Description: Large-subunit ribosomal RNA, domain IV from a soil metagenome, 362 nucleotides, folded computationally. The RNAcentral record of the full RNA draws on MGnify. Its mean pLDDT, the model's own confidence on a scale to 100, is 87. Its Rfam family is "Bacterial large subunit ribosomal RNA".
[in-house]
Context: one part of a larger RNA
RNA sequence: CCCUCGUGAAGGAACUCGGCAAAUUAGCACCGUAACUUCGGAAGAAGGUGUGCUGGCUGUCGUUAGUAUCCUCGCGAUAUGAAGCGACGGCUAGUCGCAGUGAAAUGCCCCAAGCGACUGUUUAUCAAAAACACAGGGCUCUGCAAAGUCGAAAACGACGUAUAGGGUCUGACUCCUGCCCGGUGCCGGAAGGUUAAGGGGAGUGGUUAGUCUGCCGCAAGGCGGGCGAAGCUGCGAACCGAAGCCCCGGUAAACGGCGGCCGUAACUAUAACGGUCCUAAGGUAGCGAAAUUCCUUGUCGGGUAAGUUCCGACCUGCACGAAUGGAGUAACGAUUUGGGGACUGUCUCCACGAGGGGCUCA
Numbered sequence: 001c002c003c004u005c006g007u008g009a010a011g012g013a014a015c016u017c018g019g020c021a022a023a024u025u026a027g028c029a030c031c032g033u034a035a036c037u038u039c040g041g042a043a044g045a046a047g048g049u050g051u052g053c054u055g056g057c058u059g060u061c062g063u064u065a066g067u068a069u070c071c072u073c074g075c076g077a078u079a080u081g082a083a084g085c086g087a088c089g090g091c092u093a094g095u096c097g098c099a100g101u102g103a104a105a106u107g108c109c110c111c112a113a114g115c116g117a118c119u120g121u122u123u124a125u126c127a128a129a130a131a132c133a134c135a136g137g138g139c140u141c142u143g144c145a146a147a148g149u150c151g152a153a154a155a156c157g158a159c160g161u162a163u164a165g166g167g168u169c170u171g172a173c174u175c176c177u178g179c180c181c182g183g184u185g186c187c188g189g190a191a192g193g194u195u196a197a198g199g200g201g202a203g204u205g206g207u208u209a210g211u212c213u214g215c216c217g218c219a220a221g222g223c224g225g226g227c228g229a230a231g232c233u234g235c236g237a238a239c240c241g242a243a244g245c246c247c248c249g250g251u252a253a254a255c256g257g258c259g260g261c262c263g264u265a266a267c268u269a270u271a272a273c274g275g276u277c278c279u280a281a282g283g284u285a286g287c288g289a290a291a292u293u294c295c296u297u298g299u300c301g302g303g304u305a306a307g308u309u310c311c312g313a314c315c316u317g318c319a320c321g322a323a324u325g326g327a328g329u330a331a332c333g334a335u336u337u338g339g340g341g342a343c344u345g346u347c348u349c350c351a352c353g354a355g356g357g358g359c360u361c362a
Stems, first nucleotide, its partner, number of pairs: 001357008010348002014346001019343001027051005036041001038172001052095012066080005071074001096100001108341007115333002120132002136170007148156002173328004178258003183255002185251005192246003198240002203235005210227007259277005286320001287317001298314005
């Protein structure tokens, strides 16, 4: 010097990002116990008092010698119940210590707010949470050889059958969940437009039997050019031709979206009101400097001597908002934030002690 403990004057969070750590509290009995509340809770709320040992008196319960009654007369049943013993108390007197749950084990408490209803689950090995799940709510698919899953088959779904099963979103409960179907998606529709393979075949290309013709040749014939049937073959217009798309409707607890400018009231300010442009429609209720507010330590109020945090308001919402749910909410939480009490070596400011290391010497 380090580690693990113990104690500490005065103060008592001044420490620190933050009471981290430590301390306080603690068992049992009794008294007593607020707001709020889903009437269950909150609650061990909070806050108090008692607690050892010795003696005396006393209560209740258990056990049963005896007694009484009954009968099937027995080692019987029922009722009552002394003494003693046991268990649990009550009253009272005395007594010791600083201290009586004398050691050990054994809740610190309260107020307010955010988030998540709750018990649960999770990153085995840096995150336990506000994340996941959840009961409850909605939408949607599925009529059974179900939808769906799966590499064929088999199988699952389910030896189930719409009070069932799959998908998806939300997430107890309470009050609620506004407007927009123009875009995208999904559902429905079938008149018209477009449209594949395929059908169709107007027309046209190639090939050439034949025919016309040029040249050479006595001839047979040879070498060229033009036209060109049938057949074979290549290309191929019109027209016919589903779903889809276009089109017509519906649908937002489907994906999503939910405006701007100007003027106006007899102080000023503001604008219930008016005008205008644009849109599918222009954000309703509720909430709001918020886990969301940039400017911002917004402004006002509260708490402090002093408060970028916190609580209550305001609304100028950079950029809340209604199942990507909105606003509340008792209970719950090793959750997050702020405050208070108690308590303390966290600190002012360190000291001493114990044990173990380190270090030095042998």